Description:
Small-subunit ribosomal RNA, central domain from a metagenome, 350 nucleotides, folded computationally. Its Rfam family is "Bacterial small subunit ribosomal RNA". The coordinates come from a structure-prediction model, not an experiment, and the mean pLDDT is 87.
Context: one part of a larger RNA
Formats: sequence, C1' cells, structure tokens
RNA sequence: CUGGGCUUAAAGAGUGCGUAGGCGGCUUGGCAAGUUGGGUGUGAAAUCCCUCGGCUCAACCGAGGAAUUGCGCUCAAAACUGCUAAGCUUGAGGGAGAUAGGGGUGAGCGGAACUAAUGGUGGAGCGGUGAAAUGCGUUGAUAUCAUUAGGAACACCGGAGGCGAAAGCGGCUCACUUGGUCUCUUCUGACGCUGAGGCACGAAAGCUAGGGGAGCGAACGGGAUUAGAUACCCCGGUAGUCCUAGCUGUAAACGAUGAGCACUGGGUCGAGGGGGCUUCCACACCUUCUCGGCCGUAGCGAAAGUGUUAAGUGCUCCGCCUGGGGAGUAUGGUCGCAAGGCUGAAACUC
Repeated sequence: CUGGGCUUAAAGAGUGCGUAGGCGGCUUGGCAAGUUGGGUGUGAAAUCCCUCGGCUCAACCGAGGAAUUGCGCUCAAAACUGCUAAGCUUGAGGGAGAUAGGGGUGAGCGGAACUAAUGGUGGAGCGGUGAAAUGCGUUGAUAUCAUUAGGAACACCGGAGGCGAAAGCGGCUCACUUGGUCUCUUCUGACGCUGAGGCACGAAAGCUAGGGGAGCGAACGGGAUUAGAUACCCCGGUAGUCCUAGCUGUAAACGAUGAGCACUGGGUCGAGGGGGCUUCCACACCUUCUCGGCCGUAGCGAAAGUGUUAAGUGCUCCGCCUGGGGAGUAUGGUCGCAAGGCUGAAACUC
C1' cells in the first nucleotide's frame, strides 16, 4: 500500500461559516473527453509459458507459437459518467399568513437575603465544633427595631420542560436583533451535500489597563486533630470572583457517538403547530409535521448495550487510529505580554 477500524479496547477536530476539491434529482436532443467493441502500428532480443526438434537422458541449445495485461492512429456504438442546449418540480431557497422560546445585545427598574455605618431597646455573653480553641464582646457584642449605603445573585414558578452551532442561556419592563416550527402550494428552477487550507465563535482559570469589591474565597496567618498534618474541621483573609476594553484558545469542550440523504415492526410520555369527526363550542377520539425522553422487535455488538434521535441497512464528503512506556516530552517552526497553545519525533526499554 491493500485491508481493518474510531460509545467504553488506539482513534470524531470544542462548534460553526465557507474557498479549492470530491460527490450530486427527473426528462429530451446533441458532442464523443472518459467508457465499450473492431482494425492497424508498436510493444528489441534473450527470459517465462506451450508444441516440436538436437546433444544416449537431463541441465543446456535450436525452431515455431503464445504472451508482452501497455501506448499511438483509425473506424464504429451512445447505455452510463462528463460537456453542451432546452425543459421539469419532488431536493434547496424565496414569498404570504400564523406561532413557541431562560436564543443574543443594550438600557432601566424590583423585592428577599447578606454585610457595614448611625441611632434606639437591652445587659453578658456570642460564635464555633465530634469535643474544643483561636476569634468577637462592658470602649456594650450576640439578639431586636429603625434609617442609610453597597455589591453580587435572582427563592417559589422550574419540569425527565424550553431555546441556541457549540460554549451556554433563568427576577421584571422596554428597544434593537439571530435562528426555528406549522399552514398555503404562491414564486425561482438543482441554485444542493461535504469541506483540505482559511475565517469566526468558544466554560472556568489565567494575563494587560482602568474601575468595583457585599458574600464567598486559592495563597497566607492563627486554632484544633494527629506519631506528624505543608490536609480534611474551625476563626480570619489577599488575588480572584463583578464591570469596561483587549489578550489567551484550552476542558471528562461528553451522547466519551463528525455532517448530510434515503430506507427498515411497534408501545408510551412530554413540548410546539395543522387537519378531521362530533349540528356548533369544550372534553374526548382519529390523523399529520417538527422537537425532546423512556421501553423495546428485527438487526447489530466482544459484551455492556444500541435499537426511526441506530451503535441497523446503504451512499457521499471530511477528521482521526495502527502495541505499552519514553511523550504530548525533545527539537525545529509558528502563535502569545506571559502562562503556555498548535504542529510533533527518536534513541532506549518491555
């Protein structure tokens, strides 16, 4: 290489948009590049294979044939691929009418709780633990009431529920704004799928500058525990957590399951629509489209399991794997302010 794989054994990029490329619906005509057939030229000889022949046989040698799976030229075919012309509507997109939603951004507002300050009441403890102590408190704490200030997060609703490409998104109101679903079958007429590079987004922690700082709280200090205790428990507490502008680009970024299309028994629950039946409404029932779960048939699977949300049956495109350790290390390159990221070996060893 061929072949085999990627939920858990090595292996799906964190996610999307999209360039090149690869692949691509139905009908008709044309061309003939691919394709198929015929002819012809070439494909040196030797070798290999077949049939004869010569050395007494064989090795060896001679003759003829086949083969040389290829390439060129030429004639023809037109199913398929391609190209071209014309058309179609089922794929895709647009339009109209509805509609659900913590989707995003900005601004404003709200109540509970917490902490602090001030004032009132009150007068000895509070706090904390397995038990304690450190700590706070007669300069009046804890408790309680009132007022004021501040920052962060939004109880109940809340759900196996919703939305988003993923990361993620939850008090209320307003403004701007992305995407989805259903119905009509109104328009365009294959405009599609995937996507090497590339670009964008990307939790937490971390970094730069400027703010902010209630609670919590790495580091750190103290008290305990213990043989020790650089911990678990307790009292404090800085960075950080929050905001604005930029950087970083990683996670068990997980469904450990790439995207798209088609097909293949069912049952049940939930969310958002449409239609039918019932004289009408409501409930109920039937049916249909989309989304989210559970249980399971066949099948698949090493098993666990999966099972129309496939890990079943097929097709297209991309990414990735190839024994364990060394090692996601060294080196080089590249990105970053740094931390570090991306790319990524070998010796040696079992």